[in-house]
Context: one part of a larger RNA
RNA sequence: UUGGGCGUAAAGGGUCUCCAGGCGGUUUUGUUAGUCCGAUGUUAAAUCCUUCUGCUCAACGGAAGGGAUGCAUCGGAAACGGCAAAACUUGAGACAGGGAGAGGUAAGCGGAACUCACGGUGUAGGGGUGAAAUCCGUUGAUAUCGUGGGGAACACCGAAGGCGAAGGCAGCUUACUGGUCCUGUUCUGACGCUCAUGGGACGAAAGCGUGGGGAGCGAAUAGGAUUAGAUACCCUAGUAGUCCACGCCCUAAACGAUGCAGACUCGCCAUGGGAAGUAUCGACCCUUUCCGUGGCUUAGCUUACGCGUUAAGUCUGCCGCCUGGGAAGUACGAGCGCAAGCUUAAAACUC
Numbered sequence: 001u002u003g004g005g006c007g008u009a010a011a012g013g014g015u016c017u018c019c020a021g022g023c024g025g026u027u028u029u030g031u032u033a034g035u036c037c038g039a040u041g042u043u044a045a046a047u048c049c050u051u052c053u054g055c056u057c058a059a060c061g062g063a064a065g066g067g068a069u070g071c072a073u074c075g076g077a078a079a080c081g082g083c084a085a086a087a088c089u090u091g092a093g094a095c096a097g098g099g100a101g102a103g104g105u106a107a108g109c110g111g112a113a114c115u116c117a118c119g120g121u122g123u124a125g126g127g128g129u130g131a132a133a134u135c136c137g138u139u140g141a142u143a144u145c146g147u148g149g150g151g152a153a154c155a156c157c158g159a160a161g162g163c164g165a166a167g168g169c170a171g172c173u174u175a176c177u178g179g180u181c182c183u184g185u186u187c188u189g190a191c192g193c194u195c196a197u198g199g200g201a202c203g204a205a206a207g208c209g210u211g212g213g214g215a216g217c218g219a220a221u222a223g224g225a226u227u228a229g230a231u232a233c234c235c236u237a238g239u240a241g242u243c244c245a246c247g248c249c250c251u252a253a254a255c256g257a258u259g260c261a262g263a264c265u266c267g268c269c270a271u272g273g274g275a276a277g278u279a280u281c282g283a284c285c286c287u288u289u290c291c292g293u294g295g296c297u298u299a300g301c302u303u304a305c306g307c308g309u310u311a312a313g314u315c316u317g318c319c320g321c322c323u324g325g326g327a328a329g330u331a332c333g334a335g336c337g338c339a340a341g342c343u344u345a346a347a348a349c350u351c
Stems, first nucleotide, its partner, number of pairs: 004322003007305002012319001014202005021194003025088008034080001035077008048066007091191001092188003095184005103177007110154001114150008125136002162169002207248006216242002221237004259318006267296011300307002324351003333344004
């Protein structure tokens, strides 16, 4: 390579979007460099196949015939594919009427807790631990009450719940704003799917730059313990950081360890959001249905575990990735970055 694979054995890109590319709904007509059929030519000989034949047989050899594959020319076919034209509505989108939501950005506001300062009461302890000590406290702590300041996070509601492409998102209010679901079947008429090593955007935490902020927590660090030692686990402190603005970084067990889209394939239960029906004064309930989120399970799949209409079942399109362990996600080169480093990515050697 041909293949076989990617939940857990190696393997799904962190996520989205787009260009090139690949693939593409229903009907009709035309056309045809794909496709299919036929003819002719060519495709050296040997090789291959069939028959006959020569060495006693065979291998081996000879003769005749045939085949294979590709290419070219000519003629034909029009189902499929392409192209052109016309049309359609189921895919896709738009519109109208409704709906839910921690989706995003900004501003404002709130209470609990904590901490600090000041004042009152009050007196000898407090704190901490397995036990202690460092530590705080008669310059009045801890406790308690009041006033004021500060920063960060939002108990209950809260859920197997909701929203978002992912990362992620939670006090309340307002403004701006993205997506999505249902109903109608009003409009457009294939406008679609996927998407590289190509382009763009987003991307937890930590980290970096400049300026602010700094209550609590807390890498580093210091001290106290523990211990044979203790560069730890425990304790007392505590810097960076955690927070804000702007600019970088671009990684993760970025996980459902499961790419995206479409179609098909038994059921039961629960729950979130709609719609219709039934019922009712109205609502709840109940029934049906659409879209989500979960649990159990049939067939089927799977080495097993398990998955099972939210598939890991049965299929289609497109992309990414894997190919024994180590060396190694390293070296070198290249690109990016202020740096840290990231991305791309080997080999010798060795088992």